[in-house]
RNA sequence: AGAGUUUGAUCCUGGCUCAGGAUGAACGCUAGCGGCAGGCCUAACACAUGCAAGUCGAGGCGUAACGUGAGUGCUUGCACUUGACGACGACCGGCGCACGGGUGCGGAACGCGUAUGGAACCUACCUUUAUCAGGGGGAUAGCCCAUGGAAACGUGGAUUAAUACCCCAUAGUAUUAUUUCAUUGCAUGAUUGAUUUAAUUAAAGAAUUUCGGAUAGAGAUGGCCAUGCGUAUCAUUAGCUAGUAGGCGAGGUAACGGCUCACCUAGGCGACGAUGAUUAGGGGUCCUGAGAGGGAGAUCCCCCACACUGGUACUGAGACACGGACCAGACUCCUACGGGAGGCAGCAGUGAGGAAUAUUGGACAAUGGGCGAGAGCCUGAUCCAGCCAUGCCGCGUGCAGGAAGACUGCCCUAUGGGUUGUAAACUGCUUUGAUACGGGAAGAAACCCUCCCACGUGUGGGGGGCUGACGGUACCGUAAGAAUAAGCAUCGGCUAACUCCGUGCCAGCAGCCGAGGUAAUACGGAGGGUGCAAGCGUUAUCCGGACUCAUUGGGUUUAAAGGGUCCGUAGGCGGAUUAUUAAGUCAGGGGUGAAAGUUUGCAGCUCAACUGUAAAAUUGCCCUUGAUACUGGUUGUCUUGAAUUACUGUGAAGUGGUUAGAAUAUGUAGUGUAGCGGUGAAAUGCAUAGAUAUUACAUAGAAUACCAAUUGCGAAGGCAGAUCACUAACAGUAUAUUGACGCUGAGGGACGAAAGAGUGGGGAGCGAACAGGAUUAGAUACCCUGGUAGUCCACGCCGUAAACGAUGGAUACUAGCUGUUGGACUUUCUCAGUGGCUAAGCGAAAGUGAUAAGUAUCCCACCUGGGGAGUACGUUCGCAAGAAUGAAACUCAAAGGAAUUGACGGGGGCCCGCACAAGCGGUGGAGCAUGUGGUUUAAUUCGAUGAUACGCGAGGAACCUUACCAGGGCUUAAAUGUAGAUUGACAGGGCUAGAGAUAGCUUUUCCUUCGGGCAAUUUACAACGUGCUGCAUAGUUGUCGUCAGCUCGUGCCGUGAGGUGUCAGGUUAAGUCCUCUAACGAGCGCAGCCCCUAUUGUUAGUUGCCAGCGAGUCAUGUCGGGAACUCUAACAAGACUGCCAGUGCAAACUGUGAGGAAGGUGGGGAUGACGUCAAAUCAUCACGGCCCUUACGUCCUGGGCUACACACGUGCUACAAUGGUAGGUACAGAGAGCAGCCACUUCGCGAGAAGGAGCGAAUCUAUAAAACCUAUCACAGUUCGGAUCGGAGUCUGCAACUCGACUCCGUGAAGCUGGAAUCGCUAGUAAUCGGAUAUCAGCCAUGAUCCGGUGAAUACGUUCCCGGGCCUUGUACACACCGCCCGUCAAGCCAUGGAAGCUGAGGGUACCUGAAGUCGGUCACCGCAAGGAGCCGCCUAGGGUAAAAUUGGUAACUAGGGCUAAGUCGGAACAAGGUAGCCGUACCGGAAGGUGCGGCUG
Repeated sequence: AGAGUUUGAUCCUGGCUCAGGAUGAACGCUAGCGGCAGGCCUAACACAUGCAAGUCGAGGCGUAACGUGAGUGCUUGCACUUGACGACGACCGGCGCACGGGUGCGGAACGCGUAUGGAACCUACCUUUAUCAGGGGGAUAGCCCAUGGAAACGUGGAUUAAUACCCCAUAGUAUUAUUUCAUUGCAUGAUUGAUUUAAUUAAAGAAUUUCGGAUAGAGAUGGCCAUGCGUAUCAUUAGCUAGUAGGCGAGGUAACGGCUCACCUAGGCGACGAUGAUUAGGGGUCCUGAGAGGGAGAUCCCCCACACUGGUACUGAGACACGGACCAGACUCCUACGGGAGGCAGCAGUGAGGAAUAUUGGACAAUGGGCGAGAGCCUGAUCCAGCCAUGCCGCGUGCAGGAAGACUGCCCUAUGGGUUGUAAACUGCUUUGAUACGGGAAGAAACCCUCCCACGUGUGGGGGGCUGACGGUACCGUAAGAAUAAGCAUCGGCUAACUCCGUGCCAGCAGCCGAGGUAAUACGGAGGGUGCAAGCGUUAUCCGGACUCAUUGGGUUUAAAGGGUCCGUAGGCGGAUUAUUAAGUCAGGGGUGAAAGUUUGCAGCUCAACUGUAAAAUUGCCCUUGAUACUGGUUGUCUUGAAUUACUGUGAAGUGGUUAGAAUAUGUAGUGUAGCGGUGAAAUGCAUAGAUAUUACAUAGAAUACCAAUUGCGAAGGCAGAUCACUAACAGUAUAUUGACGCUGAGGGACGAAAGAGUGGGGAGCGAACAGGAUUAGAUACCCUGGUAGUCCACGCCGUAAACGAUGGAUACUAGCUGUUGGACUUUCUCAGUGGCUAAGCGAAAGUGAUAAGUAUCCCACCUGGGGAGUACGUUCGCAAGAAUGAAACUCAAAGGAAUUGACGGGGGCCCGCACAAGCGGUGGAGCAUGUGGUUUAAUUCGAUGAUACGCGAGGAACCUUACCAGGGCUUAAAUGUAGAUUGACAGGGCUAGAGAUAGCUUUUCCUUCGGGCAAUUUACAACGUGCUGCAUAGUUGUCGUCAGCUCGUGCCGUGAGGUGUCAGGUUAAGUCCUCUAACGAGCGCAGCCCCUAUUGUUAGUUGCCAGCGAGUCAUGUCGGGAACUCUAACAAGACUGCCAGUGCAAACUGUGAGGAAGGUGGGGAUGACGUCAAAUCAUCACGGCCCUUACGUCCUGGGCUACACACGUGCUACAAUGGUAGGUACAGAGAGCAGCCACUUCGCGAGAAGGAGCGAAUCUAUAAAACCUAUCACAGUUCGGAUCGGAGUCUGCAACUCGACUCCGUGAAGCUGGAAUCGCUAGUAAUCGGAUAUCAGCCAUGAUCCGGUGAAUACGUUCCCGGGCCUUGUACACACCGCCCGUCAAGCCAUGGAAGCUGAGGGUACCUGAAGUCGGUCACCGCAAGGAGCCGCCUAGGGUAAAAUUGGUAACUAGGGCUAAGUCGGAACAAGGUAGCCGUACCGGAAGGUGCGGCUG
């Protein structure tokens, strides 16, 4: 010091979360020792038991217990007596009990802190000064007697003492009152100065060293009172107050004071927060933080408050009293039922509560306290010990060597490596702590006793003696032996640390992001690692990080946030200058700021924690002396801020009148006739009772065309025909007047669009609601026809808008250019407004930029994650609607701003494509073939499913194939290799059984150079799987798309994602090329290079060819020959916008141009960029993982893949005359062939059969068909069409039943050109015709792939449909429109509001009652008296009653909200979101929402 998390990515805003430190902690796992500290945070709940405050005999009466002495009795060790002594129960008396100890209920207060004051006060014991102590008196407790009661506790009688009580004297210096003077103080006043008068008070005690007593003064200590300042939250608490505020007087108190009372006055407090409510002991300090701050108030210290709850006083120096009293109340206990007792928030301890907090210990040895002359006694204060890892600190659990890098474990690419790991074993060394034994402290010095010294005879000093709970503890020594001592958390990122197995959105994890759906470094286990360590983690809380409440140190155009606008009160801030003051400010000095704590130095425990000592600090408050720049106060002056005046102007500024024309509607009258109106198209509506149209006149209300404009005016809202009156404003010029009069502005006031509401008018047009017509699945809408409120006026309300520049007001400063309005001056120039562009700067960016969102100052308002919610409750305002103020529970980890790249749009522009259009032919209807779905089945194996599956994998399912089913078998088949063993036979042939696999029987045979080879059997090791996962993969493929795109390097721009290049203007089939250009270049694509084809040439001339020559044949290149031609197959040429004309800068385009076989990529093919679809394929093959192993492997027979109510795709054949049938005639190319193609001959109607040449092929084999010629058919279910079925055959094959093809004879179905819809094709193409081949025994081929023959029509064009490319725009989309997303309803859960009521709590008011007690009064009783009992009165705790208010809990029912898996209805928003959206308001509607009016552009 930062990090994670919003996005496809980016920057910002903004919240959430983490890493640190701390704790009186708790919980989980674990645990060796010591030191120092700490230890009921909850129930101020209730308490059994013991102890915690006594002491003094040197105050007293005395003698109950104990001891000593003495005496008596005698059973010589017992009993009795004796206050004589030590002592001492109870009692009287003195002092103490008001300290010490505990707790934090109450209290928001002079309670606490700090600083002052007391001239308004008290103070026992202590110190000191002065003086004094004379004389009397009567009681009372105890004791004794009697008596009541269960007890607690009394009652009566007699008698007695004191340092108990009373009286008298002494009284002056003391107190109180009073008279006069003096001194002094700021003052009220004071006096220690003087003076007059009056009144009042004391143990002659104890003991003999002395202590104690009284009066008065001083000191010290402790307390009391008053005041300034500081010290919580809430304004959804705004008014409170009758002893209240003050005064005269009196009472009371230690003392001032409404403290109390009588009278008088009517005040006092409050926005600088009164009153009320809620919460809370305060401080020194503690935690955190760089600090400022924030949080806390355990232990220790100071203060306060309290002692079961409430009240009250007594005693006393001091209390309204923790271990005192009285009363009331609650609770507990005892009881003989009559009555009594008690108060652990002292120390231990118990119960309860709780996550949670200790022993019913020892000692007064030390320190301190009480009493005492003292010894001493008491002391749960204190000092110690016990329990607890609760914290801090320290120590240990060994150290060194040791590689065969051992074994085990774990992992891997597994014959081998890696890791655990110098770790272990092993060798050597050491012994802290623990254990055993031994020694053994300091804390102790006093008091006291004794001895001595000094002098004032009771003080001081010195020597010696006595005293230790802790504790036989700390510490020291000796002994043995590595011996007795390590865990916890974590390992996806943040955050140090990684692999395997198991699990399979399950179990579980999680602080945030998240992780888990079969290869999980995130779950569980293991191995290994990392971090800390006698602890480690988790939870809780606080600070930090958080500049996330911002004084230091934030913001407000769009992220949350500027009030709708102005005026103005308090307040805050304020121009120039003179003098003065010294409040703020600054400096010096003084006092205080307790100690402890923190910090620093030094020191003591072996170190440290801990402790001691010294210093610093304590940032504060008070007093005092000085300084005077600035701020403030006072005073004088000034003019530049502000205002006033005069003049000149300006404007849709306001209010009230008057008035004008156009339009619209209505009425009347005329003309006139059938429609008008309205829409995307219609209909409702109006109209023959005369509309619409048109003419004239009349009436009415509302609004003001043109001018008119980034125009003008106004504070904003807003303001528009003309004119008059009144009012206000602004600008300029002049400087005349005043002289800071200013700025802002919480509360407050005024104004404030539209809608709305009240009363009264008015009502033409428009027009929420409503009605009707359409649209639609519906249409509570958009569209249309009507239409009420309203819109208009007057008066008074409401007070809100996207009231916006989403930008508060004021002042000053900081480059320019250019429009426009008003004025001055008209040459430059200047003032005020209103716009545009831009510099610096600012900003997250967009942008802003003298009209700031720049640089500064002042004042106000507002914000602090999203939702819940501008909601609820409360309050104020309002006639209402509603407005203003304004939360919480709960819930999420985001919500948001700007910009970027894509994708998308029922956005725009440009362009292309058989995309449309123009054409030709089809499909969809029929029959059949084939594939698919579905259904069926034992099985109908599997895969492919929009385009991009469906005559697809399959280019050939009768068996085989075959993966499927049924049945029967095998457990290792086949291949290969290695090693071992055996054999020379096995294999092969034949026969039998069987459906076959298989099983059994039988038969005959190796070579050799003797080394061996070969073959077989057997054993061992390695199997197999068309089982799963194409969403683990490689490879291959489809599609966008043969579309023109996709990128990179360097540079430049931008904070960045990114952009530029690749855009713009042209052009192209093309990111093809040219021009421009912060870009310059390059790559993959395009094109070209490759193949076929079209032309020509050269070379070559067989199997091909045959012009010329010859031979031969019925005929044929058949033969000799030829090399011209065709052809074959190699090389070459040719085409490049090269030439011409036009256009153009160029690229290029155009041309019935030339030339050329071919002309503008000539025609085809191969060739498929970056990528998209988790596209297809684990069944071609390969492969990770998983699964099966007498089976999911493998063999065999049979069946199935060929099923069949149906639906779809692709085809074939047709429906006929451009045709069918019959006969005749002609012309190809390419490819194939030896288990083959097969000429030819014979037989068969034919498929074919039997013979049999040629050819491994430019040599042999195969009829081309359409076409053409002739004949017939005459429009019909036919001489069309051929399905289906019957019969008979042929061929292939082991085998044609399921299930082959073909032939012949017979049969002769549907079908007469095909609905919606839809497909292909732009030239040798479509259409049409036949031929060949692969696969193959044969073939379900009408399929696929090739080959040639004949051979068209049409394209105006790009509006529309589909697909695509580029640019631009909007976006709330990024899984990217098959997107996102809104609301009702239904279901579940959660918290909240309202609510008839029910039930609490605290407080106040009024009334009634009223204990104890102080005070006052009275007093016939007691007492000599002091005084007391009694009675009465005031006040009051408590109790009761009543009505209201405040604040909780709960509740039938109810309201909205939030969260949920894949529910229902719609489709409101995001694109022009399909009616632009949104704001305010009103009405309406299942719901989102719709419509009206006004506003905004987001």
Molecule: small-subunit ribosomal RNA
Organism: uncultured prokaryote